RNA sequence: GCCAAUUGGUAGGAGUGUUUCGAUUCAUUCGGAACUGAGAAGAUACCCUUUGAACUUGAUUCCGUUUAUGCGGACGUAAGGAACCAUUGGCUUCGACCA
Numbered sequence: 001g002c003c004a005a006u007u008g009g010u011a012g013g014a015g016u017g018u019u020u021c022g023a024u025u026c027a028u029u030c031g032g033a034a035c036u037g038a039g040a041a042g043a044u045a046c047c048c049u050u051u052g053a054a055c056u057u058g059a060u061u062c063c064g065u066u067u068a069u070g071c072g073g074a075c076g077u078a079a080g081g082a083a084c085c086a087u088u089g090g091c092u093u094c095g096a097c098c099a
Stems, first nucleotide, its partner, number of pairs: 001091005007086004011049003017035007055080003061074004
């Protein structure tokens, strides 16, 4: 110097839905239970950061399923999307020293 991988640090990005019960309200908000999920606001968390389906758009999309849903699949080689440093290993180059 290059390559690969793991981990860490710092910084950054994103989501938070559905059904039901109770209380409350003009709108709504709060609390309990249930479903899926890493996460459904206990957050100083979880997930993701270009090797980027974390997340957004298309999408009030299509198929299936469900009490219902951004529940499963398709769409998807689509359009966007937030990065640097250190560590470890390997290879290579240069320099110094010793024999």

This is a predicted structure of a 99-nucleotide RNA (TPP riboswitch aptamer (THI element)) from a Balneolaceae bacterium. The prediction has a mean pLDDT of 76. It matches the Rfam family "TPP riboswitch aptamer (THI element)". Rfam describes the family as follows. Vitamin B(1) in its active form thiamin pyrophosphate (TPP) is an essential coenzyme that is synthesised by coupling of pyrimidine and thiazole moieties in bacteria. The previously detected thiamin-regulatory element, thi box was extended, resulting in a new, highly conserved RNA secondary structure, the THI element, which is widely distributed in eubacteria and also occurs in some archaea. Analysis of operon structures identified a large number of new candidate thiamin-regulated genes, mostly transporters, in various prokaryotic organisms. The THI element is a riboswitch that directly binds to TPP to regulate gene expression through a variety of mechanisms in archaea, bacteria and eukaryotes. through a variety of mechanisms in archaea, bacteria and eukaryotes. Tandem TPP riboswitches have been reported where both TPP riboswitches respond independently to TPP. The structure of TPP riboswitch has been reported for Escherichia coli and Arabidopsis thaliana. The organism belongs to Balneolaceae, within Bacteria. It was read from a public genome assembly, where an Rfam model found it. Of the family's consensus pairs, 90% are formed in the model.